[in-house]
Molecule: Bacterial RNase P class A
Organism: uncultured Granulosicoccaceae bacterium
């Protein structure tokens, strides 16, 4: 120079004037101070918290699934281990269980699961024919064969002698697999150690299922407090010779309880509401995730629901996007700096 990888670190800056939103201060006009993200996003995991409830067991749903470690917890995260990919760098991995059952598998294929004879090898044995004087010979039947050819993605260990009619782990060597020991590791597993077994049931469990663990449910519109006006609801005293209408009055008719009190819930408000598994140094432990300690900061908290406008320098000329109960993760959307490492070309 070039291709790749795998990591950090920014997220325009300063200042003016108007506004908004909290919050402290003032009796007021006002001051003073703070006001979005690394993903506030998707709502996909875990948890915090709150209510219902008491969920101890079983069953059904649902998830997770290698080893250890971190965490409040986890499907995260960090170390490592087996398998794949890549010339490295690195990166992917739901990675218990296929001799407990079931189902799937397209074409091509003789066959795809209790393997299998299409071609191709073989006719030793055994039957039948023909030839020969006989030893025998040739066809054919009944077979044999899984070494070769062919067909898939897969055809039931591989290479070699030996063996046989031809073949076969059929016997034997190495090689690969398996179990058993030992050895090294906290473990998964490793093993150039050592023994055994001729090697046996082919794939698929993000298919059903089996084994083990783990999971109750709804959510800040959760839930707590205060409480108007109108209606209703309950008590309590009082009152039935009441009270109001009609009427001049009485009889009658008609309509009606009267003050208080509680409590329940609507509007509406307060509160959950942001100091926190919090943020920054710095030391220590630890491979690392992560813990511990010291010191020092406060960093948004609205509820029609603020974080904008305008204009002035500067600059490498600004993506992707806007908080609603709080966090710890994933995942998705982005503009740009900078490092470390592998390769590959060219020069010294």
């Nucleotide at each position: 120079g070039g291709a790749g990888u795998c990591g950090g670190c920014c997220a325009g800056g300063u200042u003016a004037u108007c506004g908004c939103g909290g919050u402290g201060c003032g009796c007021a006009g006002g001051c003073a101070u703070c006001g979005a993200g690394g993903a506030a996003a998707g709502u996909c995991c875990g948890g915090g918290c709150u209510c219902c409830a008491u969920a101890g067991g079983a069953c059904a749903a649902g998830g997770u699934g290698c080893c250890a470690g971190g965490u409040a917890a986890c499907u995260c995260c960090u170390g490592g281990g087996g398998g794949g990919c890549g010339u490295a760098a690195g990166c992917c991995u739901a990675c218990g269980g296929a001799a407990a059952g079931u189902g799937c598998a397209g074409c091509a294929g003789a066959g795809a699961g209790u393997a299998g004879a299409c071609c191709g090898c073989c006719u030793a044995a055994g039957c039948a024919a023909g030839c020969u004087u006989a030893c025998g010979c040739u066809u054919g039947c009944c077979g044999g064969u899984a070494a070769g050819g062919g067909u898939g993605a897969a055809a039931g260990g591989g290479u070699g002698c030996g063996g046989u009619a031809a073949g076969a782990g059929c016997g034997c060597a190495c090689c690969g697999c398996g179990c058993c020991g030992g050895u090294g590791g906290c473990a998964a597993c490793a093993u150039u150690c050592g023994g055994u077994g001729g090697c046996a049931u082919g794939g698929u469990a993000a298919a059903c299922c089996c084994c083990a663990c783990c999971u109750g449910g709804a959510g800040c519109a959760a839930g707590a407090c205060c409480a108007a006006a109108u209606a209703g609801g309950g008590g309590a005293a009082c009152g039935a010779u009441g009270g109001c209408g009609u009427g001049g009055u009485c009889c009658g008719c008609g309509c009606u309880g009267u003050u208080c009190c509680c409590g329940g819930g609507u509007a509406g408000g307060u509160u959950g509401c942001u100091a926190g598994a919090g943020c920054a140094g710095c030391a220590c432990g630890g491979c690392g995730a992560c813990g511990u300690g010291c010191u020092g900061c406060c960093c948004a908290g609205a509820u029609g629901a603020a974080u904008g406008a305008u204009g002035a320098c500067c600059c490498u000329c600004g993506a992707c996007a806007g908080a609603a109960c709080c966090c710890g993760g994933c995942u998705u959307a982005u503009g740009g700096c900078u490092g470390g490492c592998u390769c590959c070309c060219a020069c010294c």